[in-house]
Molecule: FMN riboswitch aptamer (RFN element)
Organism: Roseburia sp. 1XD42-34
RNA sequence: UGAUUCCUUCGGGGCUGGGUGAAAUUCCCGACCGACGGUAAUAAGUGGUACAACACUUUAAGUCCGUGACCCGUUUGAUAUUUAUGCAAACGGUGGAUCUGGUGCAAAUCUAGAACCGACAGUUAAAGUCUGGAUGGGAGAAGGAAGAC
Numbered sequence: 001u002g003a004u005u006c007c008u009u010c011g012g013g014g015c016u017g018g019g020u021g022a023a024a025u026u027c028c029c030g031a032c033c034g035a036c037g038g039u040a041a042u043a044a045g046u047g048g049u050a051c052a053a054c055a056c057u058u059u060a061a062g063u064c065c066g067u068g069a070c071c072c073g074u075u076u077g078a079u080a081u082u083u084a085u086g087c088a089a090a091c092g093g094u095g096g097a098u099c100u101g102g103u104g105c106a107a108a109u110c111u112a113g114a115a116c117c118g119a120c121a122g123u124u125a126a127a128g129u130c131u132g133g134a135u136g137g138g139a140g141a142a143g144g145a146a147g148a149c
Stems, first nucleotide, its partner, number of pairs: 004146007017029003031129002033118002035067004043058005062116002071093007098114005120132003
């Protein structure tokens, strides 16, 4: 320097106000929200320089590249007298959304404007925002321990 293994902790936000109605935080007007990793021409800081250049660190996208939750399937395993359901693991599948102007050598991230999107189940009435599975799972983040070479 550090493959790899293990442990601990952390790890998602949002209908104010109004309309109709017997009934809606579900419809309508309007409001609000944006998980994780990567990527920048962003911003800040440090070093550097006569000033710059330059280097490093942190930061930077809901709609770009991927990932995850939900749902479905296959295989295997445990339980079970057996099968099914259910449970666990691995693998696979499904699963949403962006344009225009500006600047510029260069814009999918800058800037201005206008758009668009959002699992499943439930509900006196259709849900990104309510309730529930979920005191769950989780991409991953931080810290610690061991550690070949």